A computed fold for a 561-nucleotide part of an RNA from Xiuguozyma insectalens, annotated as small-subunit ribosomal RNA, 5' domain. It matches the Rfam family "Eukaryotic small subunit ribosomal RNA". Its family is annotated with structural constituent of ribosome and ribosome in the Gene Ontology. Its Rfam clan is "SSU clan". NCBI's taxonomy places the organism under Eukaryota, Opisthokonta, Dikarya, Ascomycota, Xiuguozyma.

[in-house]
Context: one part of a larger RNA
């Protein structure tokens, strides 16, 4: 791990992995709204004749790269400790974080679509779609309004630039160490006999780091034309000025969730595999292309490297790796498809959008293999997601029921979720337990004691005798229990006398516990792991008795210690 036979309770629990990563009919499994983006639904409601409260659709943001499932590929690959990113991206969360404005000068109550919605169409057909006609926005777009210092340049009473973001390029970004003369320049601030003390520079082991600056540079990146709740202060009473709390949203920095490569060791069988590798990168430089970035990753020139009996290379694996299983005195051997972590894959192979993230498959777009509906013109597909078929086979379960628990996603307490949990099938495979217990007599005995013929007292066995009590399997008001039920754990009320409410598997020659009982078979039929039993008294067959071993479980096969 399958199988045969049996099979009373409780608790738990594995389950199409092997063989076909073979093929699927149906259904389900990815959605989602809060006070706070968009409501004229000709939806419902109603104190509400612009709106209001609810609220289907649609749009617009999110997510859908998680989860779940398989284990085919793969042998320095993956993976497992352990490193590094001074070589990188990072939606989200969390904490900071923006007065500075153009280029074509403009109302700040910006502009122009669109869906739904109304209408009418097309096709045999799809989660196909056409035309007319409205109407939103945090959708798409446009685009004003603000200080005050300080720095640069230039034709210098002035005028131009400087926000942040990109891109090149150039400058800073410092220091181990004391004091003096002397000579040449030459600067300052004193006005002499002279004196120069003259400011400021984070971090690392380590950088061309963080930072800042200077000139340019962009198909010119952000700097709020957003939304709900409350409504207050100030007067110059103005279509006046100031102001609270929250959500959205937005640059950049960190931070968190990650992710992408990396350094060093480590891996199963083989020489009936001894040379690989290099034309078309094989090893290695510069360059330069690509990339989120480091690197022959790619491409151009150059060099001629690189591995190998310490098994390269090459085959094979009924190979994902790993935590960890079974075995063991130690030392090992064997096993991990499988619930945790990491790979990898969605029928093969490729490509590619969208995106903070995919080379996504419950997303596209070819080919290949299947394969579906058709009106023959076309249209539609991918269960190694959870149920179910077929089909393989020794070999493997319900088209159940729920989001109540545990997470998870959404705009979000409120929905969704075959994630996941609950029944169901379930002797994988584990943990505990019933099938009786107790006396009376009757028989047969046993130990102890005494007065020994007997009796006491303690006990064992038998057994078509015999009493009564005990008790759950099971059946069941009920309440627990659950989302809701089932059971279970409580519990009324039924529920045991043998013909039951009745254990069973397998063996009784030796290994190896248990018959030299009977009766049938006659080297037959048949048993037997191995010895071996059977040819007329079979301890071994095939049966009856009776025993013995484990027991709700034995036995067989096979793997493997």
């Nucleotide at each position: 791990u399958a199988u045969g036979c049996u099979u009373g309770u409780c608790u738990c629990a594995a389950a199409g992995a092997u063989u076909a990563a073979g093929c699927c009919a149906u259904g389900c499994a990815u959605g989602u709204c809060c006070a706070a983006g968009u409501a004229u639904a000709a939806g419902c409601a109603u104190u509400a004749u612009a709106c209001a409260g609810u609220g289907a659709a649609a749009c617009u943001g999110c997510g859908a790269a998680u989860g779940g499932c398989u284990c085919a590929u793969u042998a320095a690959a993956u993976c497992a400790g352990u490193u590094a990113u001074c070589a990188u991206u990072u939606a989200u969360u969390u904490g900071a974080u923006a007065g500075u404005u153009u280029u074509a000068c403009u109302a700040c109550a910006u502009g122009g679509a669109u869906a739904a919605c109304c209408g009418u169409g097309g096709u045999a057909a799809u989660u196909c779609u056409g035309u007319g006609g409205c109407u939103a926005a945090u959708a798409c777009a446009u685009g004003a309004u603000u200080a005050a210092a300080g720095c640069c340049c230039c034709g210098u009473u002035g005028g131009g630039g400087c926000g942040u973001a990109u891109u090149u390029a150039u400058u800073a970004g410092a220091u181990a160490a004391a004091a003096a003369a002397c000579c040449a320049a030459u600067g300052c601030c004193u006005u002499u006999u002279g004196g120069c003390c003259u400011g400021u520079u984070g971090a690392u082991g380590a950088u061309u780091c963080a930072u800042a600056a200077u000139a340019a540079c962009u198909u010119g990146u952000c700097g709020a034309a957003g939304c709900u709740c409350a409504u207050g202060g100030c007067c110059u009473u103005g279509c006046g000025c100031c102001g609270g709390a929250g959500c959205u949203g937005g640059u950049u920095c960190a931070u968190u969730c990650a992710a992408a490569u990396u350094u060093c060791u480590g891996c199963c069988c083989u020489a009936u595999c001894a040379a690989c590798u290099u034309u078309c990168g094989a090893c290695g430089g510069u360059a330069g292309g690509a990339u989120a970035g480091a690197g022959g990753c790619c491409u151009a020139c150059c060099g001629u490297g690189g591995u190998u009996u310490u098994g390269a290379c090459g085959g094979g694996u009924a190979a994902c790796g790993g935590g960890g299983a079974a075995u063991u005195a130690g030392g090992g051997u064997u096993c991990g498809a499988u619930u945790c972590c990491g790979g990898a894959g969605a029928g093969g192979g490729a490509g590619c959008c969208u995106g903070a993230g995919a080379g996504a498959c419950g997303g596209c777009u070819a080919c290949c293999a299947c394969a579906u509906c058709c009106a023959a013109g076309g249209a539609a597909g991918g269960c190694a997601g959870c149920a179910g078929g077929c089909g393989c086979g020794c070999a493997a379960a319900u088209u159940a029921c729920c989001c109540a628990a545990u997470g998870c996603u959404g705009a979000c307490g409120c929905a969704g979720u075959g994630a996941g949990g609950u029944a169901g099938u379930g002797a994988c495979g584990a943990c505990a337990u019933a099938u009786a217990a107790c006396g009376a007599u009757g028989c047969a005995g046993g130990g102890c004691c005494c007065u020994a013929c007997g009796g006491g007292u303690c006990u064992u066995g038998c057994g078509a005798u015999u009493g009564g009590a005990a008790u759950g399997a099971g059946u069941a008001c009920a309440a627990c229990g659950c989302a809701a039920a089932u059971a279970c754990c409580u519990u009324a009320a039924c529920g045991a006398g043998g013909a039951a409410c009745a254990a069973u598997u397998g063996g009784a020659g030796g290994g190896c516990a248990a018959g030299u009982c009977u009766g049938g078979u006659g080297c037959c039929a048949g048993c037997a792991g191995c010895c071996g039993c059977g040819g007329u008294a079979a301890u071994u067959c095939c049966a009856g008795c009776u025993c013995c071993a484990a027991u709700a479980g034995c036995g067989u096969a096979u793997a493997u210690u």